Predicted 3D model of a 72-nucleotide RNA (transfer RNA) from Vicugna pacos.
[in-house]
RNA sequence: GAGGGUAUAGCUCAGUGGUAGAGUGCCUGCUUGGCAUGCGUGAGGUCCUGGGUUCAAUUCCUAGUACCUCCA
Numbered sequence: 001g002a003g004g005g006u007a008u009a010g011c012u013c014a015g016u017g018g019u020a021g022a023g024u025g026c027c028u029g030c031u032u033g034g035c036a037u038g039c040g041u042g043a044g045g046u047c048c049u050g051g052g053u054u055c056a057a058u059u060c061c062u063a064g065u066a067c068c069u070c071c072a
Base pairs, nucleotide, nucleotide: 001071003069004068005067006066007065010024011023012022013021018055026042028040029039030038048064049063050062051061052060
């Protein structure tokens, strides 16, 4: 220098145009003499950033940023 991929909850990751989810963690309730486990509840998101397409974008297009990978 050229190509490809990834970016979503504290963490690990789903989500192929129509109100964004799971596991784990956290708060809280039940259970216990107390803890662990188990069961229930709740909070937590400018979906990396800007622009475009669309009635509608996490999703499609485009530019950028960070990281990973491959070629030289």

The source organism's lineage runs through Eukaryota, Vertebrata, Boreoeutheria, Artiodactyla and Vicugna. It matches the Rfam family "tRNA". By type it is a transfer RNA. RNAcentral holds the sequence, with entries from Rfam. The prediction has a mean pLDDT of 83.